[in-house]
RNA sequence: GGCGAGGUAGCUCAGUUGGUAGAGCGGAGGACUGAAAAUCCUUGUGUCGUGGGUCCGAUUCCCACCCUUGCCA
Numbered sequence: 001g002g003c004g005a006g007g008u009a010g011c012u013c014a015g016u017u018g019g020u021a022g023a024g025c026g027g028a029g030g031a032c033u034g035a036a037a038a039u040c041c042u043u044g045u046g047u048c049g050u051g052g053g054u055c056c057g058a059u060u061c062c063c064a065c066c067c068u069u070g071c072c073a
Stems, first nucleotide, its partner, number of pairs: 001072007010025004019056001027043005049065005
């Protein structure tokens, strides 16, 4: 340099006939206990990588760029 995959909550990741964004783990608070552990309950206002475009409406479609990773050279 060329081609492909990916970038969504603290972490691991879901989320496509475009229609007000979710799970698990972790964290915080509470119940239980003499006290812990375990268990149970409650708790998320995330510029969905950045900037444009299309559209009534974009995480989702189109373009450019940035970052990570694989293959080729």

Predicted 3D model of a 73-nucleotide RNA (transfer RNA) from an uncultured Verrucomicrobiota bacterium. The prediction has a mean pLDDT of 80. It was read from a public genome assembly.